[in-house]
RNA sequence: GGAUCCGUAGCUCAGUUGGUAGAGCGUUCGAUUCACAUUCGAAAGGUCACAGGUUCGAGCCCUGUCGGGUCCA
Numbered sequence: 001g002g003a004u005c006c007g008u009a010g011c012u013c014a015g016u017u018g019g020u021a022g023a024g025c026g027u028u029c030g031a032u033u034c035a036c037a038u039u040c041g042a043a044a045g046g047u048c049a050c051a052g053g054u055u056c057g058a059g060c061c062c063u064g065u066c067g068g069g070u071c072c073a
Stems, first nucleotide, its partner, number of pairs: 001072007010025004019056001027043005049065005
């Protein structure tokens, strides 16, 4: 330099055909206990990497940029 995959909650990851952004773990609060742990319930937490475009509507489609992985040279 070229090809390809990935970027979504604090972490690991889903998100199907474009139509209200989710799970597990973690955090906080509550219940249970003399207390802790376990268990149960609830809540908080997101510029869907960044910018632009298409569309009534974009995490999803298109273009560019940035970062990471793999392969080729």
Transfer RNA from Candidatus Blackburnbacteria bacterium RIFCSPHIGHO2_01_FULL_44_64, 73 nucleotides, folded computationally. The same sequence occurs in records of 4 taxa. Rfam family: tRNA. The family is grouped with related families in Rfam's "tRNA clan". By type it is a transfer RNA.